A computed fold for a 75-nucleotide RNA from a Pseudomonadota bacterium, annotated as c-di-GMP-I-GGC riboswitch aptamer. Its mean pLDDT, the model's own confidence on a scale to 100, is 77.
[in-house]
RNA sequence: CGAAAUAAAGCCAAACCCGCUGAAAAGCGGUGACGGAAAGCUACGGGUCUGUAACAGAUAGCCGAGUUGCCUUUG
Numbered sequence: 001c002g003a004a005a006u007a008a009a010g011c012c013a014a015a016c017c018c019g020c021u022g023a024a025a026a027g028c029g030g031u032g033a034c035g036g037a038a039a040g041c042u043a044c045g046g047g048u049c050u051g052u053a054a055c056a057g058a059u060a061g062c063c064g065a066g067u068u069g070c071c072u073u074u075g
Base pairs, nucleotide, nucleotide: 001075002074004073011036012035017030018029019028020027021026034061040067041066042065044064045063046062047059048058049057050056051055
């Protein structure tokens, strides 16, 4: 530097419940682990969700794309 497969030392944390914010989708904190190899980051394309007159938001743990990166084995 390249490639592939498996795992989890370390990492993240679904649902439920509690508190706060928001009109809502939802977000943040606590609790808790269903899961994750990018479940790190970016709303660029599609999808879904909320409100709407135009349109404005939410979702990166729906898929694709871009970008950065950890561990093990191997060349």
Lineage of the source: Bacteria > Pseudomonadati > Pseudomonadota. The sequence was found by an Rfam model in a public genome assembly.